[in-house]
A computed fold for a 73-nucleotide RNA from a Lachnospiraceae bacterium, annotated as transfer RNA.
């Protein structure tokens, strides 16, 4: 320098061949207990790396860019 993969709540990951984003763990509150743990119920928390483009509408398509990893030179 070239190419590819990945980048989604605190963490690990899903997701729809475009239609206003979910799970597990964690966290907070409540129930249960004599009290913990376990279990049950509920809540908060992300505009999906960034900037543009296409579209009525993009996390999802296209371009550029940043970061991580891998391969080639």
């Nucleotide at each position: 320098g070239c190419u590819g993969u990945c980048g989604u709540g605190g963490c690990u990951c899903a997701g729809u061949c475009g239609g206003u984003a979910g799970a597990g763990c964690g966290u907070c509150g409540c129930c249960u207990u004599g009290g913990u743990a376990a279990g049950g119920c509920g809540g908060a928390g992300g505009u999906c790396g960034g900037c543009g483009g296409u579209u009525c509408g993009a996390u999802u398509c296209c371009g550029c860019u940043c970061g991580a990893c891998a391969g080639c030179u």
Taxonomically the source falls in Lachnospiraceae (Bacteria, Bacillati, Bacillota, Clostridia).